[in-house]
RNA sequence: AUAUUUAAAAGGCAUAGCCGGGGAAAUCCGGUGACGCAAAACUAUAGGGUCUAAGCAAAUGAAACAAAUGUAUGACAGCCAGUUGCACCU
Numbered sequence: 001a002u003a004u005u006u007a008a009a010a011g012g013c014a015u016a017g018c019c020g021g022g023g024a025a026a027u028c029c030g031g032u033g034a035c036g037c038a039a040a041a042c043u044a045u046a047g048g049g050u051c052u053a054a055g056c057a058a059a060u061g062a063a064a065c066a067a068a069u070g071u072a073u074g075a076c077a078g079c080c081a082g083u084u085g086c087a088c089c090u
């Protein structure tokens, strides 16, 4: 220096729920709170996957509204994946 495995210390992140705010929604931000995490750090134009459907399209209709169908240009990295990386033991 690289690879694998594993225990401890210090420190780090923060699930569900609740409160406030943004958004059409998915969901995001702040607070509270810890289910868990050795990458729960970064990447959403490497790729797969998942969620939502404002707008648009098609259909119906004289037209409009509502409902239902399709669609990401909206999201998710704590789904897989990619990239980088701390301490210590063997």
Stems, first nucleotide, its partner, number of pairs: 012037002017032006035078001041083003047080002049076003055071003